RNAcentral holds the sequence, with entries from MGnify. This is a predicted structure of a 142-nucleotide RNA (c-di-AMP riboswitch aptamer (ydaO/yuaA leader)) from a soil metagenome.
């Protein structure tokens, strides 16, 4: 000067440093509607159903998932199932007005604590962090 982000901004107030409005955003929470984890073992019985075991319940913020395959690896009787990295694909996010192309990057992190679907009234929470000093490319619009 800008960038990712909801993360601003106005008054009161005054060092114990908050309160409120306004604007932006999150959660929970009716009827209707939707929905009933995996794996293995064993008993029933052939459609499921119950029990035990297990290293993996579930869910929210955020773009932060999925899928294939290879290697490894922890318990265990045992998985085609968990972990952790590599590749590769799909998707999904950012990049100085917007859309399209190009290019170049990203696909982490947390958080609740056995617990939440969707939700009208209503109840409640946040307004942090982080980055940048070189570089903003074509084209159409505005």
């Nucleotide at each position: 000067u800008g960038c990712c982000g909801a993360a601003g901004u106005u008054g009161c107030a005054g060092u114990c440093a908050g309160c409120a409005g306004c604007a932006c955003g999150g959660g929970g929470g009716a009827a209707c509607c939707a929905c009933u984890g995996g794996u293995u073992u064993c008993g029933u019985c052939u459609a499921g159903c119950g029990a035990a075991a297990c290293g993996c319940g579930g869910g929210g913020c955020a773009a932060a998932u999925c899928g294939u395959a290879a290697a490894g690896u922890g318990u265990g009787c045992a998985g085609u199932g968990g972990c952790u990295u590599u590749a590769c694909g799909a998707c999904g996010a950012a990049c100085a007005c917007u859309u399209c192309c190009a290019g170049u990057u990203c696909g982490a992190g947390u958080c609740c604590g056995a617990c939440a679907g969707c939700u009208a009234a209503c109840c409640u929470c946040g307004u942090a962090g982080g980055c940048u000093a070189a570089a903003a490319g074509g084209a159409a619009g505005g």
Overview
Its mean pLDDT, the model's own confidence on a scale to 100, is 77. It matches the Rfam family "c-di-AMP riboswitch aptamer (ydaO/yuaA leader)". Rfam links the family to the GO terms cyclic-di-AMP binding and regulation of gene expression.